[in-house]
RNA sequence: UGAGGCGACCGGGUGAUCGCGUCUCGCCGCGUGCGAGAUGAGGAAAGUCCGCGCUCCAUAGGGUACGGUGCUGGCGAAUCGCCAGGCGGGGUGACCCGACGGCAGAGUGCCACAGAGAAGUGUAUUGCCUCUCGCAAGAGGGGUGAGGGUGAAACGGUGCGGUAAGAGCGCACCAGCGCGGGCGGUGACGUCCGCGGCUGGGCAAACCCCACCGGGAGCAAGGCCAAGCAGGAACGAGGGGCUGCCCGUCCCGCUAUCAGUUCCGGGUAGGUCGCUAGAGGGGUCGGGUAACCGGCCUUCGAGAGAGAUGAUCACCACCGGCUUCGGCCGGGACAGAACGCGGCUUACAGGUUGCCUUGGGUU
RNA sequence: UGGGGUGUGGCCAAGCGGUAAGGCGCCUGACUCUGGAUCAGGAGAUCGAAGGUUCGAAUCCUUCCGCCCCAGCCA
Numbered sequence: 001u002g003a004g005g006c007g008a009c010c011g012g013g014u015g016a017u018c019g020c021g022u023c024u025c026g027c028c029g030c031g032u033g034c035g036a037g038a039u040g041a042g043g044a045a046a047g048u049c050c051g052c053g054c055u056c057c058a059u060a061g062g063g064u065a066c067g068g069u070g071c072u073g074g075c076g077a078a079u080c081g082c083c084a085g086g087c088g089g090g091g092u093g094a095c096c097c098g099a100c101g102g103c104a105g106a107g108u109g110c111c112a113c114a115g116a117g118a119a120g121u122g123u124a125u126u127g128c129c130u131c132u133c134g135c136a137a138g139a140g141g142g143g144u145g146a147g148g149g150u151g152a153a154a155c156g157g158u159g160c161g162g163u164a165a166g167a168g169c170g171c172a173c174c175a176g177c178g179c180g181g182g183c184g185g186u187g188a189c190g191u192c193c194g195c196g197g198c199u200g201g202g203c204a205a206a207c208c209c210c211a212c213c214g215g216g217a218g219c220a221a222g223g224c225c226a227a228g229c230a231g232g233a234a235c236g237a238g239g240g241g242c243u244g245c246c247c248g249u250c251c252c253g254c255u256a257u258c259a260g261u262u263c264c265g266g267g268u269a270g271g272u273c274g275c276u277a278g279a280g281g282g283g284u285c286g287g288g289u290a291a292c293c294g295g296c297c298u299u300c301g302a303g304a305g306a307g308a309u310g311a312u313c314a315c316c317a318c319c320g321g322c323u324u325c326g327g328c329c330g331g332g333a334c335a336g337a338a339c340g341c342g343g344c345u346u347a348c349a350g351g352u353u354g355c356c357u358u359g360g361g362u363u
Numbered sequence: 364u365g366g367g368g369u370g371u372g373g374c375c376a377a378g379c380g381g382u383a384a385g386g387c388g389c390c391u392g393a394c395u396c397u398g399g400a401u402c403a404g405g406a407g408a409u410c411g412a413a414g415g416u417u418c419g420a421a422u423c424c425u426u427c428c429g430c431c432c433c434a435g436c437c438a
Base pairs, nucleotide, nucleotide: 001359002358003357004356005355006354007353008352009351010350012316013315014314015313016312017311018310020040021039022038023037024036025035026034027033028031042334046345047344049343050342051341052340053339054218055217056216057215061247062246063245064244066214067213068212069211070210071085072084073083074082075081086100087098088097089096090095101209102208107207108206109203110202111201126147127144128143129142130141131140132139133138156174157173158172159171160170161169175199176198177196178195179194180193181192182191183190184189222273223272224271225270231264232263233262234261235260236258238252239251240250241249266437267436268435280299281298282297283296284295285294286293287292318331319330320329321328322327364434365433366432367431368430369429370428373387374386375385381418389405390404391403392402393401411427412426413425414424415423
């Protein structure tokens, strides 16, 4: 100096003027008025993709169905996720990627077209070998799966032997698989030795099997208070709490002053709690490889009416262009709370910073 | 805010692992004096977007985008 990898962080600042929401205080001409003060968006507040808290349904039951997760160990409230490790793949490398259980050797299913044959001890167009007939050309029978050919994929590979021709048919080496054992590791797994010709394609983000997890609904949950009206019709012996079914259990009801369902109609669109201090942020010390955990100190007060949180000017900082080097002109993303929190994913102008890899140059 | 559904030529749609049907509309020709109707022929889609699984994806999985629907309380 060029190219790159992995993180961490910021998301303009100060002042003035005007404007908006909420709260508190003050004032009076009591209007939802005026004045003063305080306070008022994010790293994703977003998508709602996973969870958890919280609330109600019964105290949240059993089985099955259904759904989810899926290498191992750990962390955490949590099925997501995070950390460390293993295995596989990519990169010269820093490093990155992986839905990564059942090596599809439990079962079922699918594999279009082409091809003899697409998975069953299955197949034969051509080829190779052989037998019979025939003067010959050829015809028929048998063996073969090595060659050609088809396809995304063709039933281990190479060599030697063997054979009529061939073939794991036999042997050596290699690859894979299974079984047994030793050693290392908590484990995934690694490594070494022996045995078995076992060579049995792909797809489980197809059904399925195995292991683990899951009751439902959601703050428009739900509690309290207030205001106002007008009931009618049909069905009805069961209905509901717990998505379906079975069991179990609880509540309401069972010839009616009838639980409940549906339809038509009526009233109200009010107040208040829930509601924001929490698995919160920062620092430090200790434990742990780390995620994380624990102690101590410190700090933080938006909460709706589904509705406020902004604009202008000046100076400074940043970026771009022009320059007579004095300055002038222009620009600033994605987006935006509504019960809270953790994670994931997606969007994002511009900028700061740490560590590492790999080229080139110079000394 | 919460819950649910959906996306395939211009419109309505079928297909749910194997070269994307069909109808309406559109274009051209025939018939007609002309138009309509009718008949014959034709064009127009890579399935909302991106990535993945698979030999192969509209279809299966993940993420994103657009559109549509529902909702409180009292008697």

Predicted 3D model of RNase P RNA and transfer RNA as a complex of 438 nucleotides. It holds a member of the Rfam family "Bacterial RNase P class A". Rfam classes the family as a ribozyme. The coordinates come from a structure-prediction model, not an experiment, and the mean pLDDT is 77.